[in-house]
Molecule: transfer RNA
Organism: Nanobdellota archaeon
RNA sequence: GCCUCUAUAGCUCAGCGGCAGAGCACCUCACUUGUAAUGAGGAAACGAGGGUUCAACUCCCUCUAGAGGCU
Numbered sequence: 001g002c003c004u005c006u007a008u009a010g011c012u013c014a015g016c017g018g019c020a021g022a023g024c025a026c027c028u029c030a031c032u033u034g035u036a037a038u039g040a041g042g043a044a045a046c047g048a049g050g051g052u053u054c055a056a057c058u059c060c061c062u063c064u065a066g067a068g069g070c071u
Base pairs, nucleotide, nucleotide: 001070002069003068004067005066006065007064010024011023012022013021018054026042027041028040029039030038047063048062049061050060051059
């Protein structure tokens, strides 16, 4: 220098154009003498900027960060 992949909640991951989800963690309540466990409820995220589209986490371009490969 070139190519490929990845970026979604605090963490690990789903989600192949139409309501953003799960597990763990966190908060509140119940239960308990208390804690844990259990049950009920809740908060919390699409790396950044453009474009296409009625509509974008999803498709296209650029950038940023990370991983791998080639030379």